[in-house]
RNA sequence: AAACUCAAGAGUUUGAUCCUGGCUCAGGACGAAAGCUGGCGGCAUGCCUAACACAUGCAAGUCGAACGAAAAGUAGCAAUAUUUUUAGUGGCGAACGGGUGAGUAACACUUGAGCAACCUACCUUAUACAUCGGGAUAACGCCUAGAAAUGGGUGCUAAUACCGAAUAAGACCACAGUAUGACAUCAUACAGGGGUCAAAGUUCAGGCGGUAUAAGAUGGGCUCGAGUCCAAUUAGCUAGAUGGUGAGAUAACAGCCCACCAUGGCGACGAUUGGUAGCCGGCCUGAGAGGGUGAUCGGCCACACUGGAACUGAGACACGGUCCAGACUCCUACGGGAGGCAGCAGUGGGGAAUAUUGGGCAAUGGGCGAAAGCCUUACCCAGCAAUGCCGCGUGUGUGAAGAAGGUCUUCGGAUUGUAAAGCACUAUAUUGGGGAAGAACACAAUGACGGUACCCAAGAGAAAAAGCCCCGGCUAACUAUGUGCCAGCAGCCGCGGUAAUACAUAGGGGGCUAGCUUUGUCCGGAAUUACUGGGCGUAAAGGGUGCGUAGGUGGUAGUGUGUGUUGGAAGUGUAAUCCCUCGGGCUUAACUCAGGGGCUGCUUCCAAAACUACAUUACUUGAGUAUCGGAGAGGAAAACGGAAUUCCUAGUGUAGCGGUGAAAUGCGUAGAUAUUAGGAGGAACACCAGAGGCGAAGGCGGUUUUCUGGACGAUAACUGACACUGAGGCACGAAAGCGUGGGGAGCGACUGGGAUUAGAUACCCCAUUAGUCCACGCUGUAAAUGAUGGGUACUUGACGUUGGGAGUAUCAACUCUCCCAGUGUCGUAGCUAACGCAUUAAGUACCCCGCCUGGGGAGUACGAUCGCAAGGUUGAAACUCAAAGGAAUUGACGGGGACCCGCACAAGCAGCGGAGCAUGUGGUUUAAUUCGAAGCAACGCGAAAAACCUUACCAAGACUUGACAUCGUAUGAUCAUCAUAGAAAUAUGGUUUCUCUUCGGAGCAUAUAGACAGAUGGUGCAUGGUUGUCGUCAGCUCGUGUCGUGAGAUGUUGGGUUAAGUCCCAAAACGAGCGCAACCCUUAUCGGUAGUUGCCAAUAUUUAGUUAGGAACUCUGCCGAGACCGCCGCUGUAAGGUGGAGGAAGGAAGGGAUGACGUCAAAUCAUCAUGCCUCUUACGUCUUGGGCUACACACGUGCUACAAUGGCCAUUACAAAGAGCAGCAACAUGGUAACAUCGAGCAAAUCUCACAAAAAUGGCCUCAGUUCAGAUUGUGGGCUGCAACCCGCCCACAUGAAGUAGGAGUUGCUAGUAAUCCCGAAUCAGCAUGUCGGGGUGAAUGCGUUCCCGGGUCUUGUACACACCGCCCGUCACGCCAUGGGAAUUGGUAGUACCCAAAGUCGGUGAGCUAACCGCAAGGAGGCAGCCGCCUAAGGUAAGACCAGUGACUGGGGUGAAGUCGUAACAAGGUAGCAGUACCGGAAGGUGCGGCUAGAUCACCUCCUUU
Repeated sequence: AAACUCAAGAGUUUGAUCCUGGCUCAGGACGAAAGCUGGCGGCAUGCCUAACACAUGCAAGUCGAACGAAAAGUAGCAAUAUUUUUAGUGGCGAACGGGUGAGUAACACUUGAGCAACCUACCUUAUACAUCGGGAUAACGCCUAGAAAUGGGUGCUAAUACCGAAUAAGACCACAGUAUGACAUCAUACAGGGGUCAAAGUUCAGGCGGUAUAAGAUGGGCUCGAGUCCAAUUAGCUAGAUGGUGAGAUAACAGCCCACCAUGGCGACGAUUGGUAGCCGGCCUGAGAGGGUGAUCGGCCACACUGGAACUGAGACACGGUCCAGACUCCUACGGGAGGCAGCAGUGGGGAAUAUUGGGCAAUGGGCGAAAGCCUUACCCAGCAAUGCCGCGUGUGUGAAGAAGGUCUUCGGAUUGUAAAGCACUAUAUUGGGGAAGAACACAAUGACGGUACCCAAGAGAAAAAGCCCCGGCUAACUAUGUGCCAGCAGCCGCGGUAAUACAUAGGGGGCUAGCUUUGUCCGGAAUUACUGGGCGUAAAGGGUGCGUAGGUGGUAGUGUGUGUUGGAAGUGUAAUCCCUCGGGCUUAACUCAGGGGCUGCUUCCAAAACUACAUUACUUGAGUAUCGGAGAGGAAAACGGAAUUCCUAGUGUAGCGGUGAAAUGCGUAGAUAUUAGGAGGAACACCAGAGGCGAAGGCGGUUUUCUGGACGAUAACUGACACUGAGGCACGAAAGCGUGGGGAGCGACUGGGAUUAGAUACCCCAUUAGUCCACGCUGUAAAUGAUGGGUACUUGACGUUGGGAGUAUCAACUCUCCCAGUGUCGUAGCUAACGCAUUAAGUACCCCGCCUGGGGAGUACGAUCGCAAGGUUGAAACUCAAAGGAAUUGACGGGGACCCGCACAAGCAGCGGAGCAUGUGGUUUAAUUCGAAGCAACGCGAAAAACCUUACCAAGACUUGACAUCGUAUGAUCAUCAUAGAAAUAUGGUUUCUCUUCGGAGCAUAUAGACAGAUGGUGCAUGGUUGUCGUCAGCUCGUGUCGUGAGAUGUUGGGUUAAGUCCCAAAACGAGCGCAACCCUUAUCGGUAGUUGCCAAUAUUUAGUUAGGAACUCUGCCGAGACCGCCGCUGUAAGGUGGAGGAAGGAAGGGAUGACGUCAAAUCAUCAUGCCUCUUACGUCUUGGGCUACACACGUGCUACAAUGGCCAUUACAAAGAGCAGCAACAUGGUAACAUCGAGCAAAUCUCACAAAAAUGGCCUCAGUUCAGAUUGUGGGCUGCAACCCGCCCACAUGAAGUAGGAGUUGCUAGUAAUCCCGAAUCAGCAUGUCGGGGUGAAUGCGUUCCCGGGUCUUGUACACACCGCCCGUCACGCCAUGGGAAUUGGUAGUACCCAAAGUCGGUGAGCUAACCGCAAGGAGGCAGCCGCCUAAGGUAAGACCAGUGACUGGGGUGAAGUCGUAACAAGGUAGCAGUACCGGAAGGUGCGGCUAGAUCACCUCCUUU
């Protein structure tokens, strides 16, 4: 010098957002355990469970220098001397050391004090002393009991064993005296006389011991302050209990014990009771504050098989001592005995789980001894275990052909990978040699560990040494295959239903490493119990309201004290741990040694005096009092009043009344309803009346009187902090409900009828009981709400309103200004998750109280308490879920609202639905009736053509590299044609015998081999492409900016306008994109140009624009023009609207093409393409025949009709758009006709199809199943085609069905439209009533937007977001789970009362026994046995308490796959909902009463803002 420097978040509620809130993860730790794996060493650690039971061995002895004796030896002839060992007497020790944590919530522990109330062997210091005697006894000998353990009798003997006497410096006891001190009792010192009390010897005579006293040291004992877990569903506990006096006991204080006296003591600052637990230094975690924990090491305590007791001793009520009781085990000769591992090893058992019956006293320490020494499972070492921490290693360098193999692949490659191999090195296992420190005891001797650590050397040889977990996100790390909601994974979210980075395997990768992962537990993250550091309007959370006790907090000024507070100093806070050190020791580290810091605490002393506290003195502003004044549905009681309902009586009067969506029940001819008069009775008080007033809240409304509470204003006289809050407590407390007695008009749970309905225990209607009312008493709850506790202070404003006052001006405050007290709305700052609050705070602060801590279970159970009951208050747990929730956002939806549009309705026209037929579909049938399409948006749809083919279906017959594609090899034929067989495909035979060529080959065909072909098989929910639909609806978005924490909003809304998000104006928006519109096509007008095949005015000509000619017209092609609200009037700010003119056309001129972002897992795997799956002598291919055409029936779309606006016959007009060579086909002829024969013309403005029809003109029919209608059927023909039976079309003749205008319902259409009439085309050999086009004739109606449907915009509610085809509630049934009650039953715990009472202490007695002392003796003193008494463990009995287990049956709860019944809630949820209460009901629930808004919509009132 340093002693510390230290704080991270993530996933998961939603379509998305912010918040609240829980769950989960990442970190660290462990006396751990499990799975897989395992080379070495060092240092630590190792029964957490059964304080369960223990075999065996060891764990406390020692002293001969206290004593007698015995044995063995040595020397000696012997006496004797001497050595060693030993049982016993005696001394010291055994109360230490070692173990465990059962008990204990306690002065047990921690910390700090005290003892003037105490003890202390051994040790140290000091002083003094040790004189004289006595009697026994073990050992031993003999006898004797017993199986043993263990004894008994008798005889002998010693001591530092035992006893008596002496002495007494000193100690102790009582007495009185002096001095000093202190803290009440008292203490200390001094002097006085009186009483009591000691001793042991031994030796080598140095010493070691002995006695007394004083002091020290050490160790203990006791007392006190403070601290030390949970439960109040434990609130009262206590009889030696609290205190006093006296005696006793103890080392000592004390109810410690006893007698007597008093009645105290503890407790909400938690007594008592119950549960749990050894406490601490510390350890783990944490930034810290805290939280958890109490292994190893250290301190204290408690215990020693369970319970009780004392003895000995300095010390014990004693782990390896004693006695008794109990349980258990063992021995026994059945008489009786023995035992206590929670010492070290070890065994069994329990358990997920925890070691050797090892070595040594060498070191450290302990006991004894004078010492040598002996003892020591304390201890030092070793063994076992990856149990933990630390260190080392499993090689190092080089090495690209980027080897082989594996995996993946887009087949090119990539990766494993310098990795391996190869080459060159190195050393820790191994062997050999050397070899410690630890030893300190004068010298000498002495090492368990151990020939260990360490050092040196050698060599065949990298040889002997790597695993575990993970790879969807959190969280570092990705591919392939298998599997197919299976198997499985999972910490949370969640993966898996055929392309799984999530399962399993493989390759690759990531992390850690002799370990890795999992499980368990603790802290952290978690500010998720918030002291540091949270909240309560709506998320969980303000008590229903007040009064008030304890408690907490408290105005201004002065003085004092010094409680808290602050500073300084001293003591203590053991050691270890923790931190620091360029300090030390092991090769390093872990580990360890040294010094320092720290241990945040407690105690004592000194100082300060601002704040707090206490004491005291003052003050007036808080608070209260007083005087004056006005306001008020404040409360209680009594009296009175009018309107209305109902009832009664009477009159008038007659057939209905009443009620509803519509009805019915009901009332009424016995006279209702209506109306008039009179009367009765009860309840409530219109207007005034107002978000106006009063009250603490609940609440309070006619008038008057009496009694009474509070607030407010003014004045400033009085008191002088008297205040605020308020756990418990007390009082009040809507409605419903309860008790007793009244009352009862209206209303009205329940109930009974009537309706509605699938049902209707409801909504609606008719009746109606409790109740509602009064008195007295109880209950004590509500959405008891401002969902906002009370008090005080501060903080911009605006506008109302109630009460009171002041000021100014005035004749006069009603007006104007201001103040106080209430009560409202809007809004600044600020706050808030947002919504919102905002001087009446949810702002800024302080004080006090109440309450919250995820959802459900549950405000339930049990217990307690209150209540007459109903019930109230207090108030859990098991189990279960990963959410539940708040506010706001975007959508969607509403049996919510506003606005707008559309042939949506309305106004019309024509239909459909009825008939017959055509056609499609369903159903049925069938060998097959192939498949698809399914509300709108399937059904004359795919199919713009099913006789074969098509064709996909069925039956039968055939083929298998194939009917079709590509590749190899060989051959040169095959094809074609003919004949035979066959239903044909096909088979066999005959005839015939390749082509091109650059000469390489190519084409074609056949044969053969395998790769492969093939599939209208599956999946449109794996896909591409295409299409439908909302919808030609006007919408859908983006950039930048701004607003918002954010999702998002704004723009895109608003006011107008439009067909339109079209445009204009306003506006925090400004712009832009896809849509709209326009550009494109077509129709209508004109011009220019061009006139053939088109046209023909004029000129000729012809049967005929036929020809010449013309280029005017029509027409055609091309190019242009034209229309823009451009002009005028009116109107409007504008956009625009409206009328007019002109014009072929007028306000988008008509029509078409054109389809935004997206929705419907919409349609299509059968147009096509395509992933995956499936079939492969068949699900492929070929052929013949059949089927798709069936037919009781149902539906869709059409055609034709039902007739006279018609039918038929005859005659006469006028189109457009198309098509044509395997074609259209004229003319002519034949045929009644379909058509046939012939074949001019035309690849087309030329020719042909091709006569348009309705219409018009004339005639017939005259209202009928017809001269309507044409189905059906018969006969005969025609056409196409290999083929017309199933199964085509047409013609002629004959036949002549239903049908006379269509129920409920429903479709299309707004102008050249509907309706009606014909024409053409595609497909096509043939076949149209369908489809797509064309023109002809040509209407009616539209007041208007209330309603139906669809759509758009804005707004509102929402518990929906798979978006109302949504969500969701309860009963019932079934399975499983935990739990309450439960007759009873089993076990345990603590206590109470009584009985019995061992051992033992104490006391009494002691007639029996008795060595020491006294006595000559007799005897005495003292002692012992025995007996008695008190207390008392265990045991027994009894009644209860509490806890736990089991329990027939029973209650609700939770959870489960797609069960049953309804539909209560969310939208106005279809009766607004909710909570309290009562009644009722299968169930959700319904109804009554009073309440709330957390109710939509509309209207009114009030207030605010703007004008």
This is a predicted structure of a 1507-nucleotide RNA (small-subunit ribosomal RNA) from Firmicutes bacterium ADurb.Bin080.
The organism belongs to Bacillota, within Bacteria.
Its Rfam family is "Bacterial small subunit ribosomal RNA". Gene Ontology terms of the family: ribosome and structural constituent of ribosome.
Model confidence (mean pLDDT): 83 of 100.